[in-house]
């Protein structure tokens, strides 16, 4: 240097135009003599970072920035 992938919760993913979800963790209640598991309940995202298109972008185009993987 060229080409492809990816970036969403504390951690692994998902969602691919109409304001965003699971699992697990995490903390409360509830049970129990206790703990633990079951059960309920809550916290936590400017969806990586500008621009553009749209009535409206996490989501589609561009370019940048991170990782990753190829080819040179």
């Nucleotide at each position: 240097g060229c080409c492809g992938a990816u970036g969403u919760a504390g951690u692994u993913c998902a969602g691919g135009g109409g304001u965003a979800g699971a699992a697990c963790g995490u903390c409360g209640c509830c049970c129990u003599c206790a703990u633990a598991a079951a059960g309920c309940g809550a916290a936590c995202g400017u969806c990586g970072c500008a621009g553009g298109u749209u009535c409206g972008a996490u989501u589609c185009c561009u370019g940048c920035c991170g990782u990753c993987g190829g080819c040179a």